[in-house]
Context: one part of a larger RNA
RNA sequence: UGACGGGGGCCCGCACAAGCAGCGGAGCGUGUGGUUUAAUUCGAUGCUAAGCGAAGAACCUUACCAGGGCUUGACAUGUAGGUGGUACGGAUCCGAAAGGUGAAGGACCCGCAAGGGAGCCUACACAGGUGCUGCAUGGUUGUCGUCAGCUCGUGCCGUGAGGUGUUGGGUUAAGUCCCGCAACGAGCGCAACCCUUGUCGCUAGUUACACUCUCUAGCGAGACUGCCCCUAAAAGGGAGGAAGGAGGGGAUGACGUCAAAUCAUCAUGGCUCUUACGUCCUGGGCUACACACACGCUACAAUGGCCAGUACAGACGGUUGCUAAGUCGCGAGGCGGAGCCAAUCCGACAAAGCUGGUCUCAGUUGGGAUUGCAGGCUGAAACUCGCCUGCAUGAACGUGGAGUUGCUAGUAACCGCAGGUCAGCAUACUGCGGUGAAUACGUUCCCGGGCCUUGUACA
Numbered sequence: 001u002g003a004c005g006g007g008g009g010c011c012c013g014c015a016c017a018a019g020c021a022g023c024g025g026a027g028c029g030u031g032u033g034g035u036u037u038a039a040u041u042c043g044a045u046g047c048u049a050a051g052c053g054a055a056g057a058a059c060c061u062u063a064c065c066a067g068g069g070c071u072u073g074a075c076a077u078g079u080a081g082g083u084g085g086u087a088c089g090g091a092u093c094c095g096a097a098a099g100g101u102g103a104a105g106g107a108c109c110c111g112c113a114a115g116g117g118a119g120c121c122u123a124c125a126c127a128g129g130u131g132c133u134g135c136a137u138g139g140u141u142g143u144c145g146u147c148a149g150c151u152c153g154u155g156c157c158g159u160g161a162g163g164u165g166u167u168g169g170g171u172u173a174a175g176u177c178c179c180g181c182a183a184c185g186a187g188c189g190c191a192a193c194c195c196u197u198g199u200c201g202c203u204a205g206u207u208a209c210a211c212u213c214u215c216u217a218g219c220g221a222g223a224c225u226g227c228c229c230c231u232a233a234a235a236g237g238g239a240g241g242a243a244g245g246a247g248g249g250g251a252u253g254a255c256g257u258c259a260a261a262u263c264a265u266c267a268u269g270g271c272u273c274u275u276a277c278g279u280c281c282u283g284g285g286c287u288a289c290a291c292a293c294a295c296g297c298u299a300c301a302a303u304g305g306c307c308a309g310u311a312c313a314g315a316c317g318g319u320u321g322c323u324a325a326g327u328c329g330c331g332a333g334g335c336g337g338a339g340c341c342a343a344u345c346c347g348a349c350a351a352a353g354c355u356g357g358u359c360u361c362a363g364u365u366g367g368g369a370u371u372g373c374a375g376g377c378u379g380a381a382a383c384u385c386g387c388c389u390g391c392a393u394g395a396a397c398g399u400g401g402a403g404u405u406g407c408u409a410g411u412a413a414c415c416g417c418a419g420g421u422c423a424g425c426a427u428a429c430u431g432c433g434g435u436g437a438a439u440a441c442g443u444u445c446c447c448g449g450g451c452c453u454u455g456u457a458c459a
Base pairs, nucleotide, nucleotide: 001459002458003456004455005454007453008452009451010450011449012448013447015443016442019407020406021405022404023403026298027297028296029295030294031293032292033291034289035288042053043052064284065283066282067281068280069279070278073126077125078124079123080122081121082120083119088105093100094099108117109116110115128273129272131271132270133269137267138266139262140261141260142258144256149188150187151186152185153184154183155164156163157162168179169178170177194250195249196248197247199221200220201219202218203217204216205215224244227238228237229236300400304359305358306357307356308355309354310353316347317346318345321340322339326335327334328333366397371392372391373390374389375388376387377386413435414434415433416432417431418430419429
């Protein structure tokens, strides 16, 4: 000087407390461990791995396994030699395919020609490796943490390591600002500048009956403790205002820590394989299943289930695409083809809600797992191993131990909608709106963090 302390002081954070809804029990989904397996490819492992890489494993993907092939190679560049019935073309046959075999037919460019180029073949350099090392690395990322810190120049102090500044008194979300002070200044952070949302004005407007509104998208106004009380600064109260003291949200992550993660995005040193650890194909596997864990979905019902009627969004996507009306089917879906490169057409009926009816506390008209049969769709192909529909079947489950998670307002909770990935497949993810709470006395305690101080046999 740090680090640490079941030392002290001050302060903060959904950290506790006060509340609301959960998880932990059940069934199922997904991931992981373990076990199994020819293979169940690899990585991620407290917080900071485990619906994570993967925004979507039937083939492909695919890296794994079995079997069958190829060997200058699936891909690139160069050198040398060869080559006109050559390149190309591929009948036939073997084969699961890959691959092998190779019959007809049969070229191009430059050049008068010789020849050269391209292509092909052979040979050699080499290609190739999702093989190893993230403890050789770049780049990228997580975390402490959007915490308020981390430093420098000159000066001063100290033999020196170093200190001071950055400590102190207040204050703030903040090393934010004020006052004081052997310090005076400065940099990276904080804040602001950026995007979005809330109010108003102006301009323009495809769509639309609409030119007032709403809306769309461009410019601007507005908020600054500016005004009043108080004051050193702040805090507090008030007025006006759509908004008040950072209005809400986002992007933005200092010096550094964890030899943190990634050689499998990519790049790359070294090592290593080279008729194989390269590469192609068929099939299988990544989907196994005594079990353990993590995250979710659906429930256990009456604030509910079912039936009928009826109301109101936002955001987004659409031409190898979205697909209307009509029509067939109980339905998934089929036929059909209008419109739309989309404020115009379509996806697209939002659902909780409201109105009426029924059920009457029961393993039930709760719950839907599981299984049988019959169908539909995508796709060469749904056996391993897709999704959906109808009929039948109807399991556990009666609110969940110790423990544990999220959340402070348009939030939690509940409700549906869309998108990306995608031929098909979403309870995941990313967004969007609708309905819309409870509680916060307080900082003693748990966890994490900041500043000062103290002890130390630690560095």

The part of an RNA shown here (small-subunit ribosomal RNA, 3' major domain) has 459 nucleotides and comes from a Dehalococcoidia bacterium. It matches the Rfam family "Bacterial small subunit ribosomal RNA". Its family is annotated with ribosome and structural constituent of ribosome in the Gene Ontology.